[in-house]
RNA sequence: ACCGCCGGGCAGGCAGCCGCGCGGUGAAGCCCGCAAGGGCCAAUCCGGGAGGAAAGUCCGGUCUCCAAAGGGCAGCGUGCCGGCUAACGGCCGGGGGGGUUCGCUCAAAGCGGAUUUCACGGAUCAGUGCCACAGAAAAUAUACCGCCUGGCGGGCAACCGUCCGGUAAGGGUGAAAAGGUGCGGUAAGAGCGCACCGCGGCCGGAGUAAUCCGUGCUGGCAGGGAAAACCCCACGCGGAGCAAGACCAAAUAGGGAAGGAUGGAACUGCCCGUUCCGCUCGACUUCCGGGUAGGUUGCUAGAGCCGUCCAGCAAUGGCCGGCCCAGAGGAAUGGCUGCCACCGCCUGAAAGGGCGGAACAGAAACCGGCUUAUCGCCCGGCGGUCCCU
Repeated sequence: ACCGCCGGGCAGGCAGCCGCGCGGUGAAGCCCGCAAGGGCCAAUCCGGGAGGAAAGUCCGGUCUCCAAAGGGCAGCGUGCCGGCUAACGGCCGGGGGGGUUCGCUCAAAGCGGAUUUCACGGAUCAGUGCCACAGAAAAUAUACCGCCUGGCGGGCAACCGUCCGGUAAGGGUGAAAAGGUGCGGUAAGAGCGCACCGCGGCCGGAGUAAUCCGUGCUGGCAGGGAAAACCCCACGCGGAGCAAGACCAAAUAGGGAAGGAUGGAACUGCCCGUUCCGCUCGACUUCCGGGUAGGUUGCUAGAGCCGUCCAGCAAUGGCCGGCCCAGAGGAAUGGCUGCCACCGCCUGAAAGGGCGGAACAGAAACCGGCUUAUCGCCCGGCGGUCCCU
């Protein structure tokens, strides 16, 4: 210098003009009041006005209401180990398996580095079920070809045919066939015996643990795959959501109470009495309570942001100092122009000039994650190749 991988960050800047919505102030202005004073108002004043994902709503929480003794069943979710966190299916570190690439090596195997990925608890020691096609056989192992002893038949013989058996070495099938290599052994074979490798158990060592190591001891050797089949084990989980919820509260309709009402009519002119109507229905007036429209609140000072330092490999945590940074409710956060910066193309010897581009997207109670979308630029780390010293 180039190539590749990984991590982090930015998401144009400045100025002018025009505009949008929010909050504050209340000068001028307007209104009320005799006055003191109070209220309303910003075109003009002041302040701040989208994101790294505001998105998908996948996971976890705060908050609110409803439900709820405790325990169990069912259901759902999570699943190597340790740590972080308010919590998580998230993050960090570690272990194990797989992939890619590089180095050591003639090469392979192996070892090591970098990077990436994994629903990585349990498949004899609970149980049930499944394994397409091919294949003899897919799990109580099995005999298609082949190999071998023996019997019978044929053949001079080599050998051929057939039958009862033996065999898992060889062939063939398959994603997968009951350890691998070698020597011995055998009729042929076989962990049948032995050595090494592999595997299980025990012991010892390292580690918090997952797990790793052993020149150790022991067993000829457990019985394939799949739990992203049911299932088993461990742990966790009540439901709905800011259109949650709380408060104020109109018109209309409807509910309740009181008034209207010591009432009215007839017998009967008056009193008593009697009867009928009304007071129990309706209208009207007042009050009460519930709900709707509407308004207020919840509502943005928070697991907050910035900076130094400290602890830690890291995620993260802590001390101190500083800061306040949208809060709308059909929903503002925008547009134009100029200069500068960035990228691409053309032109030019160069300086420069011309043209074009500039993404994904957009708050709606809030926070932590994950995932997805994204023009371009910057910084750092690691690996490799080449060149120079």
A computed fold for a 389-nucleotide RNA from an Acidobacteriota bacterium, annotated as Bacterial RNase P class A. NCBI's taxonomy places the organism under Bacteria, Pseudomonadati, Acidobacteriota. It matches the Rfam family "Bacterial RNase P class A". From the family's description: Ribonuclease P (RNase P) is a ubiquitous endoribonuclease, found in archaea, bacteria and eukarya as well as chloroplasts and mitochondria. Its best characterised activity is the generation of mature 5'-ends of tRNAs by cleaving the 5'-leader elements of precursor-tRNAs. Cellular RNase Ps are ribonucleoproteins. By type it is a ribozyme.